[in-house]
RNA sequence: UCGUGCUAGGCGGGGAGGUAGCGGUGCCCUGUACCCGCAAUCCGCUCCAGCGGGGCCGAAUUCCCGGUUGAGGGAGCGAGCGCUUUCGCGCGAUCGACGGCGGAACGUGGCGUCGAUGGCCAGGUCCCGCGCGAUGGGAACCUGCUAACCCCGCCAGGACCGGAAGGUAGCAGCGGUACGCAGCCACUUCCAUGUGCCGCGGAUCAGCCUGGCCGGAGCAAACACCGCCGUAAGAGCCGGGGGCGCCUUUCGAGGCCGGGUGCACGA
Numbered sequence: 001u002c003g004u005g006c007u008a009g010g011c012g013g014g015g016a017g018g019u020a021g022c023g024g025u026g027c028c029c030u031g032u033a034c035c036c037g038c039a040a041u042c043c044g045c046u047c048c049a050g051c052g053g054g055g056c057c058g059a060a061u062u063c064c065c066g067g068u069u070g071a072g073g074g075a076g077c078g079a080g081c082g083c084u085u086u087c088g089c090g091c092g093a094u095c096g097a098c099g100g101c102g103g104a105a106c107g108u109g110g111c112g113u114c115g116a117u118g119g120c121c122a123g124g125u126c127c128c129g130c131g132c133g134a135u136g137g138g139a140a141c142c143u144g145c146u147a148a149c150c151c152c153g154c155c156a157g158g159a160c161c162g163g164a165a166g167g168u169a170g171c172a173g174c175g176g177u178a179c180g181c182a183g184c185c186a187c188u189u190c191c192a193u194g195u196g197c198c199g200c201g202g203a204u205c206a207g208c209c210u211g212g213c214c215g216g217a218g219c220a221a222a223c224a225c226c227g228c229c230g231u232a233a234g235a236g237c238c239g240g241g242g243g244c245g246c247c248u249u250u251c252g253a254g255g256c257c258g259g260g261u262g263c264a265c266g267a
Stems, first nucleotide, its partner, number of pairs: 001267006009057003012030004020046005034054005063260007072251005080246009090237002094235002097231007107223002110219002118214008127202005132196002134193006142183004151176004159168003
């Protein structure tokens, strides 16, 4: 050095949790790694820390040690940075939203040579007084009714006075009248008005509307624009809470690199 047969060892590991502690079952990571049985008020053990049974590999790509890299998990968040979420009768500088007022006339839209702004003329629109008219109401006038007695006239009959002549009061009836009631309200008068294509006078005669004439190009400001003020609080800012990442620390699978590790026999 080679061959054969063995042995140590290996056939997955790790994190959190749980436990006096270790390992496992269950969860998660890694990623492919023999099978069966056991087990969460659990199972098996005791620092070489799963147990029992079976199988395979076997001194190296597979075992052991060191370094490096590092998935993932745990803890700390004391301070800071970034992202995100939620809250505050938070703020209101800036941006944005909404409302009001003012400005200007570059733009969009509108009106204008079918004649703008402007100027002149006429009429109207508004108010006051008077007159006239209209309408409504009251009164008066007129008509009708209207007094058993307590109104009038004439008063039959009857009554009373008287010797008589005659006289007196007087019901019914007839005629009339007052209060009152009803109608008519044409005329008269008084009052009132959601009254008038009415008249006169005054005020206003500024604005607006309508029409005519002159003249010949602007007018207006809805939107957009600028400024101021206000409302609310979306962005933003401030403050509180939660989560994540950066950060510190701890454990660490897997990858890579380096080193190390037998026995017997035969040639």